[in-house]
Context: one part of a larger RNA
RNA sequence: GGGUUGUUAAGGAACUCGGCAAGUUGACCCCGUAACUUAGGGAUAAGGGGUGCUGCAGUGAUGCAGCCGCAGAGAAUAGGCCCAGGCAACUGUUUAGCAAAAACACAGCUCUAUGCUAAAUCGAAAGAUGACGUAUAUGGGGUGACACCUGCCCGGUGCCGGAAGGUUAAGAGGAGAUGUGAGAGCAUUGAAUUGAAGCCCCGGUAAACGGCGGCCGUAACUAUAACGGUCCUAAGGUAGCGAAAUUCCUUGUCAGGUAAGUUCUGACCCGCACGAAUGGUGUAAUGAUCUGGGCACUGUCUCAACAGCCCACCCG
Repeated sequence: GGGUUGUUAAGGAACUCGGCAAGUUGACCCCGUAACUUAGGGAUAAGGGGUGCUGCAGUGAUGCAGCCGCAGAGAAUAGGCCCAGGCAACUGUUUAGCAAAAACACAGCUCUAUGCUAAAUCGAAAGAUGACGUAUAUGGGGUGACACCUGCCCGGUGCCGGAAGGUUAAGAGGAGAUGUGAGAGCAUUGAAUUGAAGCCCCGGUAAACGGCGGCCGUAACUAUAACGGUCCUAAGGUAGCGAAAUUCCUUGUCAGGUAAGUUCUGACCCGCACGAAUGGUGUAAUGAUCUGGGCACUGUCUCAACAGCCCACCCG
C1' cells in the first nucleotide's frame, strides 16, 4: 500500500448519473390499519405494545406475587416502509456465455379458410399428421385480461363475387395460295370461324395492405374566428388523449414540490411528426420493470480513523 471482514464521535445522502453499496426492518402474540377496488383484494398496509426466570391458583388459555440483567424472539436463521407517475392486465417465457425487459406468450376479442378422401402441412409416390377429430371442430393472420369504445375513405394494391362483352394459347377448322407431277396425287403454307383460365370490365370488401388536405376573408378596442369563399381529394383525423417511451424549436408557458428542480407531477394545446384491434382511452391487482418524491436508516459522503485475517514489503 492492497484485498476482505468488522467498529466508529458529531452530522445524516451533503456522496453519486442514480441511496450503487452498506445499513434499517425481521420470529411469534395482541391492538390497529387509508386511498382505491374487478368487492376477491389493497394488507404483514401504515402505526403501536408485548416476549426471561421462580412460586402460587387454574384441566388449560391465563392471572397474581416475587426475582435478575445494559439487554429476555438475550446467539444464529427470518419483510425496510410510504406517496405519485410511465409501460405491460396477471402467473409464465427469452438472447446456454454482456440485454429478463416495456420484448415473446397468455386467457379474451376479431377476421379468414375448411362440409370430411376437410382445409393446411410433410412426402416424386405409397402414405402420414390434421384426427380415430367433424364448424361449440381444425388451420392461418391480427389484437392482447377487464371497462368504455373502435369514426371517415374501396381511388391504388390485395382478396371475394360476376351465365354478358373485349382480348387471349395449343387444339379444331379449312376459304384459298404455292411447289411438283401427264394426271391421280404428294408436299408446303394458310384467311374466316371455333377455342379456357388470366387480364380488361362491373360490383363488394378496411379487426384486408393502407390513407385520413391547402389558400383567402370575416364579429362595434384588440385578439381570435362560430361564419363565408375558393382549389384539390377516394376521403380529408371523429371520440379520446396530447411538450407524451411520440414535441424539433424546448430547460415551451403556468401551477405544485425545493432555499435553489434541463428530471418529476398537474394543467394549457401552437400535435415539427398522437389517434382508434400496426387498436384509442382508462384501470384494481401484479412486476428482481422504468421515473420522480418522502420517512426511517446508515462510513455513500463531510473525512477519515482503528481493529481481525490474508497479500505485498522489511528483519532473522